[in-house]
Context: one part of a larger RNA
RNA sequence: UUGGGCGUAAAGUGUAUGUAGGUGGCUUUUUAGGUCUGCCAUCAAAUCCCAAGGCUCAACCCUAGACAAGCAAUGGAAACUACUAAGCUAGAGUAUGGUAAGGACAAAAGGAAUUUUCGAUGGAGCGAUAAAAUGCGUAGAGAUUGGAAAGAACAGCAACGGCAAAAGCAAUAUGCUAGGCCAACACUGACAUUGAUAGACGAAAGCUAGAGGAGCGAAUAGGAUUAGAUACCCCAGAAGUCCUAGCCGUAAAUGAUGGAUACUAGGCACUGUACGUAUUGAUCCAUGUAGUGCUAUAGCUAACAUGUUAAGUAUCCCACCGGGGAGUAUGUUCGCAAGAAUGAAACUC
Repeated sequence: UUGGGCGUAAAGUGUAUGUAGGUGGCUUUUUAGGUCUGCCAUCAAAUCCCAAGGCUCAACCCUAGACAAGCAAUGGAAACUACUAAGCUAGAGUAUGGUAAGGACAAAAGGAAUUUUCGAUGGAGCGAUAAAAUGCGUAGAGAUUGGAAAGAACAGCAACGGCAAAAGCAAUAUGCUAGGCCAACACUGACAUUGAUAGACGAAAGCUAGAGGAGCGAAUAGGAUUAGAUACCCCAGAAGUCCUAGCCGUAAAUGAUGGAUACUAGGCACUGUACGUAUUGAUCCAUGUAGUGCUAUAGCUAACAUGUUAAGUAUCCCACCGGGGAGUAUGUUCGCAAGAAUGAAACUC
């Protein structure tokens, strides 16, 4: 470069924003870069093709003709693309009226439980396990009950449910704030889409400094089990888990399925919302629209499955694509470190 792929066989970046770049609605106009076309010049000879001829034929040789992409000049066409100018509203956005929600952040205040502690009652066990032991307890445990303190998490409601770009988000009220959806159609007038580099966010664990430390609990110690038991089980338990300010930048970061747009049978259910009908009302029913699920036709698929939330039919853009060696070596960048990112080759199958 050409072609094929990427749910599970190798292969979708963790996620979105967005620069360059790629691609891009409808109508008219201009120009003629791409595009199409006429003509001219050139494209050495030999070779190839073709018609005669010469070696007795042939190979071979000789003569004439033809051929051609490309590049350049010049004349023309104007559908597509591009450019120029003007317009449009179906894409996109803004404004308006509503609406649902664990969306983000901040600072308040709440109850149950747990543990500790101070009293009261009481007097021998408690706790643990398959069974035990270590452990706690006459210096009064466990149990019951009253007071106090602390930290973390928010039962039921709860759902096949909601919101968010993903990570993720759940007791309560308040403040501030982002996005979505619906309705109507006022405004702008293609402002769109994708997106290398880049910057941003990014579970848990981990790191630095400072607070905090109830429960749980890597490490560690002890008790069991066992042939052994550096484990599974039990009694404890320093880090950590929580908060503040930074760092790290990875996960089976999964829907193992990149984003955008359009089209292509249905059925059932749920969550928003608009309208209609009905109703005293809650609500139900029908239709539309946005989402979340189940099932299924055509199609697709190696099969499993998928199937309007596509893995179907098409277009655009990006990432990526033999097994091992190897996510290793080396170099570079980042990081306090742990390490992360980029990332080969020899050799081998």
Molecule: small-subunit ribosomal RNA, central domain
Organism: Gossypium anomalum